[in-house]
Context: one part of a larger RNA
RNA sequence: GGAUGAACGCUGGCGGCGUGCCUAAUACAUGCAAGUCGAACGGAAACAUGUUCUCACUAAGGUUCGGAAUUACUGUAAAGUUUUUCAGGGCUUUUGUGAGAAUGAUGUCGAGUGGCGGACGGCUGAGUAACGCGUAGGAACGUACCCCAAAGUGAGGGAUAAGCACCAGAAAUGGUGUCUAAUACCGCAUAUGGUCUUCGGAUUAAAGCCUUCGGGCGCUUUGGGAACGGCCUGCGUAAGAUUAGCUAGUUGGUGAGGUAAUGGCUCACCAAGGCGACGAUCUUUAGCUGGUCUGAGAGGAUGAUCAGCCAGACUGGGACUGAGAACGGCCCAGACUCCUACGGGAGGCAGCAGUAGGGAAUUUUCCACAAUGGGGGCAACCCUGAUGGAGCAACGCCGCGUGCAGGAUGAAGGCUUUCGGGUCGUAAACUGCUUUUAUUUGUGACGAUUAUGACAGUAGCAAAUGAAUAAGGAUCGGCUAACUACGUGCCAGCAGCCGCGGUCAUACGUAGGAUCCGAGCGUUAUCC
Repeated sequence: GGAUGAACGCUGGCGGCGUGCCUAAUACAUGCAAGUCGAACGGAAACAUGUUCUCACUAAGGUUCGGAAUUACUGUAAAGUUUUUCAGGGCUUUUGUGAGAAUGAUGUCGAGUGGCGGACGGCUGAGUAACGCGUAGGAACGUACCCCAAAGUGAGGGAUAAGCACCAGAAAUGGUGUCUAAUACCGCAUAUGGUCUUCGGAUUAAAGCCUUCGGGCGCUUUGGGAACGGCCUGCGUAAGAUUAGCUAGUUGGUGAGGUAAUGGCUCACCAAGGCGACGAUCUUUAGCUGGUCUGAGAGGAUGAUCAGCCAGACUGGGACUGAGAACGGCCCAGACUCCUACGGGAGGCAGCAGUAGGGAAUUUUCCACAAUGGGGGCAACCCUGAUGGAGCAACGCCGCGUGCAGGAUGAAGGCUUUCGGGUCGUAAACUGCUUUUAUUUGUGACGAUUAUGACAGUAGCAAAUGAAUAAGGAUCGGCUAACUACGUGCCAGCAGCCGCGGUCAUACGUAGGAUCCGAGCGUUAUCC
């Protein structure tokens, strides 16, 4: 001088793009982070709709019953017949509204069976000095979904969950009986093909669903592809000899078992080998790489963010399912935390936020699936703390601004002075101008394809207002750019090195001035 995931001190206007627990792989409250499919299935808890029934009210009509008033007639009267009006009751039909019940009928759908996905994505670096990683090769292997090709998809069976009934338990959950379905499970048939073979033969599949009836989505077997993965090997990959000998499945062979596959991977037998100063073994440290920093390079240091690989998921073991194995699966043991009716149960943030603790130190319990991508689904769509965004932090890099021009009585004031002056200084005031930025108003994208925008009324554009909203930090003895005055008096203090300070300090403190950098400037730490 350069650099940093930095921290600390003083200061701090804006924007863009990045980055943000390096320490305790410490413990975690709360919410969310992996679901989806009703076009596989039996079904119907909830919501909505339809249909049916019942009830209440409402309006209209039909029919019937008696009552009151009235007109006309008969009649002395009582009474009868008839016309019109009013109020009411019963039965019944229909319209509308509301409530209840039934009905899986329709849209859909809690729980359940079943399928696919939870082996990806996300986090961390504890362990690991190793075929772990990097690079270059190899042969004895596997692969769901996807693509290509060929062949097939026939006829049957028995259960079980859910449900219902009952029981046990505080709960978590469990038991008994009974009923039912399937793309769940199991025989049979067929065998292009596949597997095994002593070449005779043996053995081996399948599942349906939707449909506008055209078809579509599936299923089984085989071969190939793509991509991914398992295994083996050469070379490279930290320090210590104050670690010199290490090894008994150890090294090799035969045979067997096991695996998708090779192999002491495991076992029986046989042999006695194998590694080592070209550093075995042991100890310490450490995830590795592309890269990053520095350097003219060689090299040295480093391994945050981004990308590839590996390893881990409270600690230690284990298997199950599955094409593939376990962060948000299971079982056992342990530590810890929580619930409990004391009998017994529940949990795992090294996911995103967030809390406590540790620390010099590291952010919001935000918005959205609009984009990209992923899972499921024929699709509509659902899920997605991946991701896209916003918020916080000068943590870093880059850009912009805090005005511009004129202005000498060189004002006032400060500092200094040899008292003449010098300096701050065209600096200010004052005059004119501009509006990046700021504020207000209007308009307003790209990202999105016909549709769909979280960001966001954001970016941008236009207008108005008005110098208006915006400068500090360190240093000034030499190295090293920049000097005087006062105070202090080996005191107080400074200091990277040399060194300053004991009464004339350019080195301490303050002031004026100056120098350097500038939204930063210094200090500390670390690397070259």